[in-house]
RNA sequence: AGAGUAAUUCGGACGGUCGCGUCAGGUAAUACCUGACGAGGAAAGUCCGGACUCCACAGGGCAAGGUGCUUCGUAACACGAAGGCGGGGCGACCCGACGGAAAGUGGCACAGAAAACACACAGCCUAAGCGGUUAUAGUUUGUAACCGCCGGCAAUGGUGAAAAGGUGCGGUAAGAGCGCACCAGCGUCGUGGUGACACGACGGCUUGCUAAACCCCACCUGGAGCAAUCCCAAAUAGGGGGACGCUUGAGCGUGGCCCGCGCAAUGUCCCCGGGUAGGGAGCUAAAGAUACAGGGUGACCUGUAUCUUAGAGUAAUGACCGUCUCGAAGGCUCUUUAGCCUUUAGACAAAAUCCGGCUUAUAGAAUUACUCUCGGA
Numbered sequence: 001a002g003a004g005u006a007a008u009u010c011g012g013a014c015g016g017u018c019g020c021g022u023c024a025g026g027u028a029a030u031a032c033c034u035g036a037c038g039a040g041g042a043a044a045g046u047c048c049g050g051a052c053u054c055c056a057c058a059g060g061g062c063a064a065g066g067u068g069c070u071u072c073g074u075a076a077c078a079c080g081a082a083g084g085c086g087g088g089g090c091g092a093c094c095c096g097a098c099g100g101a102a103a104g105u106g107g108c109a110c111a112g113a114a115a116a117c118a119c120a121c122a123g124c125c126u127a128a129g130c131g132g133u134u135a136u137a138g139u140u141u142g143u144a145a146c147c148g149c150c151g152g153c154a155a156u157g158g159u160g161a162a163a164a165g166g167u168g169c170g171g172u173a174a175g176a177g178c179g180c181a182c183c184a185g186c187g188u189c190g191u192g193g194u195g196a197c198a199c200g201a202c203g204g205c206u207u208g209c210u211a212a213a214c215c216c217c218a219c220c221u222g223g224a225g226c227a228a229u230c231c232c233a234a235a236u237a238g239g240g241g242g243a244c245g246c247u248u249g250a251g252c253g254u255g256g257c258c259c260g261c262g263c264a265a266u267g268u269c270c271c272c273g274g275g276u277a278g279g280g281a282g283c284u285a286a287a288g289a290u291a292c293a294g295g296g297u298g299a300c301c302u303g304u305a306u307c308u309u310a311g312a313g314u315a316a317u318g319a320c321c322g323u324c325u326c327g328a329a330g331g332c333u334c335u336u337u338a339g340c341c342u343u344u345a346g347a348c349a350a351a352a353u354c355c356g357g358c359u360u361a362u363a364g365a366a367u368u369a370c371u372c373u374c375g376g377a
Base pairs, nucleotide, nucleotide: 001373002372003371004370005369006368007367008366009365010364012324013323014322015321016320017319018318020038021037022036023035024034025033026032040348044359045358047357048356049355050354051353052225053224054223055222059259060258061257062256064221065220066219067218068217069083070082071081072080073079084098085096086095087094088093099216100215104214105213106210107209108208121157122156123153124152125151129149130148131147132146133145134144135143136142137141165183166182167181168180169179170178184206186203187202188201189200190199191198192197229281230280231279232278239272240271241270242269243268244267251263252262253261288307289306290305291304292303293302294301295300326346327344328343329342330341331340332339333338
């Protein structure tokens, strides 16, 4: 100097004029004045987890759904941190839908003999056993070659993503973990670790892949949602009809089914018709923020101190002007890693009960640490 990896911050600033909302103060006063505050890093998606409210006093089982390496963090989580194993990268680092295939069922096209109880296609051998032919000799027998039967083989070739562990040596009639060496896998034991696992020793020699297929195993799970829910006021028609039932219980009870439990008798449910749509609370002081100290590899925890940072309600948080700054576009100069002039705040985007995450979109600016390459000292 270039090319990368991981993370963090900002995503305009200052001043003025007018306009809006909340709170507090002043004021007889809702008028008016003063002060403070007023939309994001994702407010978005509604994908997870909760706080809170109600069913409701709310149990058990089945089904259903969710998660899936280990340990820790957290209110909790499918989130985060640190590790393990596997894969990618020269590396800094990144990715993982990461329990079980020996409980069972299913699938692996085409090719190939055969796709897992996996039937040997082309083939190799014929030692041992039986039969035959030819040749030879020392001739009722022996030897050699060939053929056939019976038998042995999974090593060689072929197909395929994958074919009964891999490579090499020995051995055999020819072969094969048949034996041996090294490696992979599996089992047992030992050591280290909280653990997932790692290392070592010994050993029988060896039991494809797929569960993001059904399934099995372990753990977890009531439901609905601020349009939850609570209060006040007002209005109407205390309307009409039907079915079932009255303690031997109709019916109802916030996902489904069963059991249990509870409510229930001028009861419950269904149909027709009528009235109301107003106001207030919930509504923002919290699993809050900041600073310092301590503990921890870290996520984070503890303590002390300080601060209060929207609360609209068809929906406030805006408009204009001036200056500065970062960047961009254009022009001129020839100071070119520069100077001057003109234009332009410029991506994604808008709170609605709130919080912790994840995912998606994003112009530009700045910072820190680390890796690789080249060059110099």